Record summary:
This is a predicted structure of a 346-nucleotide part of an RNA (small-subunit ribosomal RNA, central domain) from a Bacteroidota bacterium. The source organism's lineage runs through Bacteria, Pseudomonadati and Bacteroidota. RNAcentral holds the full RNA, with entries from ENA and SILVA. Its mean pLDDT, the model's own confidence on a scale to 100, is 88.
Context: one part of a larger RNA
RNA sequence: CUGGGUUUAAAGGGUGCGUAGGCGGGCAGGUAAGUCAGUGGUGAAAUCCUAGAGCUUAACUCUAGAACUGCCAUUGAUACUAUCUGUCUUGAAUAUUGUGGAGGUUAGCGGAAUGUGACAUGUAGCGGUGAAAUGCAUAGAUAUGUCAUGGAACACCAAUUGCGAAGGCAGCUAACUGGGCCUUGAUUGACGCUGAGGCACGAAAGCGUGGGUAGCGAACAGGAUUAGAUACCCUGGUAGUCCACGCCCUAAACGAUGUUUACUCGACAUGGGAUUUUCGGAUUCUGUGUCCAAGCGAAAGCGUUAAGUAAACCACCUGGGGAGUACGUUCGCAAGAAUGAAACUC
Numbered sequence: 001c002u003g004g005g006u007u008u009a010a011a012g013g014g015u016g017c018g019u020a021g022g023c024g025g026g027c028a029g030g031u032a033a034g035u036c037a038g039u040g041g042u043g044a045a046a047u048c049c050u051a052g053a054g055c056u057u058a059a060c061u062c063u064a065g066a067a068c069u070g071c072c073a074u075u076g077a078u079a080c081u082a083u084c085u086g087u088c089u090u091g092a093a094u095a096u097u098g099u100g101g102a103g104g105u106u107a108g109c110g111g112a113a114u115g116u117g118a119c120a121u122g123u124a125g126c127g128g129u130g131a132a133a134u135g136c137a138u139a140g141a142u143a144u145g146u147c148a149u150g151g152a153a154c155a156c157c158a159a160u161u162g163c164g165a166a167g168g169c170a171g172c173u174a175a176c177u178g179g180g181c182c183u184u185g186a187u188u189g190a191c192g193c194u195g196a197g198g199c200a201c202g203a204a205a206g207c208g209u210g211g212g213u214a215g216c217g218a219a220c221a222g223g224a225u226u227a228g229a230u231a232c233c234c235u236g237g238u239a240g241u242c243c244a245c246g247c248c249c250u251a252a253a254c255g256a257u258g259u260u261u262a263c264u265c266g267a268c269a270u271g272g273g274a275u276u277u278u279c280g281g282a283u284u285c286u287g288u289g290u291c292c293a294a295g296c297g298a299a300a301g302c303g304u305u306a307a308g309u310a311a312a313c314c315a316c317c318u319g320g321g322g323a324g325u326a327c328g329u330u331c332g333c334a335a336g337a338a339u340g341a342a343a344c345u346c
Stems, first nucleotide, its partner, number of pairs: 004317003007300002012314001014201004021194003025088007033081002035077008049065006091191001092188003095184001098181002103177007110154001115149007125136002162169002206247006215241002220236004258313006266291011295302002319346003328339004
């Protein structure tokens, strides 16, 4: 080189866009680089292999053949690949007619609830727990009512729902804006797929500067519990949680399942569209789920949304620990992230 794998045993990159590269639809023609065939040259000898011969045999030596799977030149073949030219429409894109959605950004608005403040009613408790205590309260709390104020989150609708590449997205309205699906089969005419590097996005926590701070709440304080209790429970409570701008770049970033294309029985439910209808339904496209045939799988299970049957490209794995550590390098304000061993040991 060939070879085996990646849902759960080691192994799919967090996600997309895209450079190089790899791979790539139908028809006709040209060229002949790859490819195939013929011929010529060369491929030293020894070695190796085959047949025979010589030393008593063997090792060894000698003779002949084959081989040297290669390279160069030349003459042809043209199916496939390549390349060039022309052409096609089914892949891809665009357009037309509609359509649904918590997709994104910005601004405005709304009600419930918690907190706080003021006033009023009102009096001795409230709160909390397994039980208590810390705590609050006669300087009038808790409770009830009215008004005011501020921040954060949006009950019901709500669903195995929907949208998004992923992270994720939910009160209402408006503006701006991305993508999807259906339909017509109008336009372009292979414009495609994947994608090492690269670029962009990327929950929460964390960091920087400036705001904001109702509730919750690491740290911290107190009260309990306990042998102890640096906890679980309770009373408080700072950072944070929120906003703007800039970083960080990690997650059980999960469907633990890379992307794309084709093919392979059905049943039921449901979101969106189209056609049709006797208004019951039927057909079709596209999503989301459940159950199963074939098949696959160690099994659990998967099963047209594949883990089936195949193809293209990328990523990754190779016993456990040492270790996602050390060293070096890159990035970062830092925290740290990325890349990533070995000795030794079982």